[in-house]
Parts: sequence; structure tokens; C1' cells
RNA sequence: GGAGAGGACCGGGUAGUCGCCCCAAACUAUGGGGAGGAAAGUCCGGACAUAUGGAGCCCCGGUGCUGGGUAACACCCAGGGGAAGCAAUUCCACGGAAAGUGCCACAGAAAAGAUACCGCCUGAAUUCUCAGGUAAGGGUGAAAAGGUGGUGUAAGAGACCACCACUCGAAUGGAGACAUUCGAGGUAGGGCAAACCCCACCGGAUGCAAGGUCAAGCAGGAGGUGCCAGGCUCCAGGUAGACCUCCGGGUAGACCGCUUGAGGCUGGAAGCAAUUCCAGCCCCAGAUAGAUGACUACCAUCCAUAGAUGGAUACAGAAUCCGGCUUAUAGGUUCUCUCCUUCC
Repeated sequence: GGAGAGGACCGGGUAGUCGCCCCAAACUAUGGGGAGGAAAGUCCGGACAUAUGGAGCCCCGGUGCUGGGUAACACCCAGGGGAAGCAAUUCCACGGAAAGUGCCACAGAAAAGAUACCGCCUGAAUUCUCAGGUAAGGGUGAAAAGGUGGUGUAAGAGACCACCACUCGAAUGGAGACAUUCGAGGUAGGGCAAACCCCACCGGAUGCAAGGUCAAGCAGGAGGUGCCAGGCUCCAGGUAGACCUCCGGGUAGACCGCUUGAGGCUGGAAGCAAUUCCAGCCCCAGAUAGAUGACUACCAUCCAUAGAUGGAUACAGAAUCCGGCUUAUAGGUUCUCUCCUUCC
């Protein structure tokens, strides 16, 4: 200098004027606060709320290498195995197909305890061909009954041998996933479990329009039954003008929930890390048709122009609240690492 890999962060700034929402005893005056890294998708996990807790069986769903973190997770960290890359590093639902069932289009002889289209070999015929052996070679296919080399044979073949692969066993190392070494077995015999299924573990309703209080208005009636968040059973408990269905009527409003929270910042300690603990300081949107805006000046970046100057500002936008994941994102800052080349 070039080509890459992995993170962290900013994402227009300053000043002024006029507004909007919330809070402070607060319509004006004063002071304070007022979108995001994703507020998004609503895909996971929780908190919280509602008339219930526990146990068993069934059903359904999810997760799936090991250890750790966490309120919890499908998330994160550290590792193991496999795959890609020279490497930094990246990707993987990564238990079981030697329990059972099922499926494998087309092509092909054959898609799974099988078979023989071409070929090779032997015999007969000696022209067409027929019978047998074989699975090395060719062909089909996404995938063809271990791979390479040798021995062997009529030709061949795990038929036999060596190494590799596979299965089983042992030893050693490791907390474990697993790794290494040794031994045994000719091989059990293709793939698919985000097919059924089996194994292990976890879970099961509805979502703040949850739900509660006040309160204006209306018109009640009929039927059924106990009900208590997948179904059934049991135990304990709760609930009584209770719950459900149908017909009819009404459907304006205020308050709480509502933002102090698994909260933020700084420092320290433990840990490889995720994360946890301790101390100090801080309070930082809360609307309800929904505030968070507009303008001016200077600056920043980009575009156009010879120039004066003009134009533009990524993705997007709270709605109960948190932890994640995923997706969108102009431009910019910064740290660490890998490979190549050149020079000293």
C1' cells in the first nucleotide's frame, strides 16, 4: 500500500422566535421534562391482571451437543463435534434411522435384506443366439449395498490381506460434550425424524380495549346449568341473583391501572466471558384520535454550477412495562485481528 474478518459508537449541531403534551397547589406568568436504535415485525421469553391451588392420567404444543448466565427464553457467554476458508473467522433444530411404521418424483436392471441394461468370463451353437458365473468397468440418478492399494481368480468379489471408515469393548485425559491410544468384529449394511414415532426436559386461557372505581342513560324477557382458564378424575378451597345461551334495549363521560423500573450514570470487587454483587448520585415522554412541530441565522455533510448561489438531510416514529431475536438504515467515527506485496 492492497484485500478481508470481528466488534463498539454517532446518526445532524448551536442560538433565537412562535406553538403543542405532561408535572410542580399551576388554562395565563415561572421552572422542569418531552421518541428510537430500531419506538417496526408482533416472532420468542417474562412481569402484571382476571372466580383456584395441588396430584394423577390423557391430549396438544415447544425445545433438543456440553457446561454456565438469567425472572425466563427458541436469548447470551465459554467450550465440544461437523462443514467452508490459506487465515482472521463464519455457518449448523447438532438426541435416536443396528425399536417399529411410512416415504424416496423422473431416470434406471434395481431406491433396499434387491437386482443385472451394456460389459467381462466359461460352456453350447459356431450366422441370429442360448445357458451359467460375476458385480471389478460403463450407463441412470440428488442418492446404487464401504474407500484406496494388493493377493487371488476362467472372470470376479471383504473371498483374503494392509491402511482408512464403521460398530463394540477397555484404558488414559477432561466437570462434561468429547478426544487419544489399544484390542475385537468382515461389516451389522442408502437417505429422510422442520414424516409419524421413540427418548429426555419444559409448557398449556385471554391480553391494559387485561382489569378496577365513580357515574349519565335504557327495558327488560325467555331458557339452561352449577361454575372456578386443554379434557377427565381425586383432595382442599372459593363463589349464589352466580354462570352460560338466545331475543330485545343502551353504548356519552371521568378517574385508577400509567409509568420508580429485572431503571440509568459513575466508581470498585468477583469471573476467561455472559453476568452478578457493593457504594454514591440521578428521576429521564405518558397522549386518548392521540403532544413531541414550524420558521430564521450560522455551521457540518452531499449534489448541481465557472462562480455568486441554489437544493437536499438514512431508516423510521412511543401507547401496560421489561429481556431478546429478526428486519430497515444515507453518511460518518473508532478499536482489535488475518492474508498478500513493497521498503528499512